Transfer RNA from a soil metagenome, 71 nucleotides, folded computationally. The coordinates come from a structure-prediction model, not an experiment, and the mean pLDDT is 82. Its Rfam family is "tRNA". It is annotated as a transfer RNA. Rfam's curators write: Transfer RNA (tRNA) molecules are approximately 80 nucleotides in length.

RNA sequence: GACGCGUUAGCUCAGAGGAAGAGCAUCGGAUCAUCGAUCCGAGGGCACGGGUUCAAGUCCCGUACGCGUCG
Numbered sequence: 001g002a003c004g005c006g007u008u009a010g011c012u013c014a015g016a017g018g019a020a021g022a023g024c025a026u027c028g029g030a031u032c033a034u035c036g037a038u039c040c041g042a043g044g045g046c047a048c049g050g051g052u053u054c055a056a057g058u059c060c061c062g063u064a065c066g067c068g069u070c071g
Base pairs, nucleotide, nucleotide: 001070002069003068004067005066006065007064010024011023012022013021018054026042027041028040029039030038032036047063048062049061050060051059
């Protein structure tokens, strides 16, 4: 330098055009004699900039970062 893959919640990951989710973690409540466990609830996010579309996390282009292959 070329190409491929990835980037979604604090962490690990789903979601492949039509209402952003799970587990763990955090906070609040209930309960057990308690640390803690269990149950209920809450907050919190689509890397960035454009484009396509009635509608984009999702499709297209570029940028940044990470990993890999080739030179």